[in-house]
RNA sequence: GCUGAAGUAGCUCAGUUGGUAGAGCAAUCGUCUCGUAAGCGAUAGGUCGCAGGUUCAAUCCCUGUUUUCAGCACCA
Numbered sequence: 001g002c003u004g005a006a007g008u009a010g011c012u013c014a015g016u017u018g019g020u021a022g023a024g025c026a027a028u029c030g031u032c033u034c035g036u037a038a039g040c041g042a043u044a045g046g047u048c049g050c051a052g053g054u055u056c057a058a059u060c061c062c063u064g065u066u067u068u069c070a071g072c073a074c075c076a
Stems, first nucleotide, its partner, number of pairs: 001072007010025004019056001027043005049065005
C1' cells in the first nucleotide's frame, strides 16, 4: 500500500428483507437472613465509532473517515 472482518449499556454479545434497541454479568433499591453471600423482584444506564447522503422514517441502505484485528504485497 491492497483486501476482508469488527466498533451497539460499565463488560461480553444479540438484534431487525428500514418503523423511535434487548439479554447475561456488573451497579442501585427492595425482599429473604440473627448477619453476609446466594436466590427472588424492581430500577437506572445507549445521540448503535464519527461525518454526510437516500428516505415520511436509518443501528440497518450508499459514500467518506477513524480505531482494532486478520490476510496479502513491499522492505533500501

Source information:
Predicted 3D model of a 76-nucleotide RNA (transfer RNA) from a Bacilli bacterium. It matches the Rfam family "tRNA". It is annotated as a transfer RNA. The source organism's lineage runs through Bacteria, Bacillati, Bacillota and Bacilli. RNAcentral holds the sequence, with entries from ENA. The prediction has a mean pLDDT of 82.